[in-house]
């Protein structure tokens, strides 16, 4: 140098192809119920505008184009 692939709450993912109501699920944190306390468990909250920039459109986490960072594979 060329290619791929992936980056979405604190963490691990889904949701892109096939644009459109509030970005969903677990575990995590808070609160509160249940216990003689704790654990477990029930409910309930809060928290990510989707790696960073632009472009397309009446709308973009979804399409394009550039760029960064991580693996990987070719030279």
């Nucleotide at each position: 140098g060329g290619g791929g692939u992936g980056g979405u709450g604190g963490u691990g993912u889904a949701g892109c192809c096939a644009g459109g109501u509030u970005a969903a699920c677990a575990c995590a944190u808070c609160a509160g119920g249940c216990u003689g306390u704790c654990a477990a468990u029930c409910u309930g909250a809060a928290g990510a505008u989707c790696g960073c920039g632009g472009g397309u459109u009446c709308a973009a986490a979804u399409c394009c184009c550039g760029u960064u960072c991580a693996c990987c594979c070719c030279g």